[in-house]
């Protein structure tokens, strides 16, 4: 100084979303089993504690962690 958002890797424009994708996990269709494919589902109050604001992933403080 940079990073910190779902089990894993990422997005999130200048504060105004019900926090989204891939992959992975389950379920189902396909199949003789599986796998591939399709379709769906479940999962994250966003490191953590405050502050500011009508209003915070996002703006300010402190802290913890990783480079």
């Nucleotide at each position: 100084c940079a990073u910190g958002u779902a089990g894993c890797u990422c997005a999130g424009c200048u504060g105004g979303a019900u926090a989204g994708a891939g992959c992975a996990u389950c379920a189902g269709a396909c199949u003789c089993c599986g796998g591939c494919u399709c379709u769906g589902a479940a999962g994250a109050c966003u490191g953590c504690a405050g502050g500011u604001u009508c209003a915070a992933a996002u703006c300010c403080u402190g802290u913890c962690a990783u480079g």
Molecule: transfer RNA
Organism: uncultured Catenibacterium sp.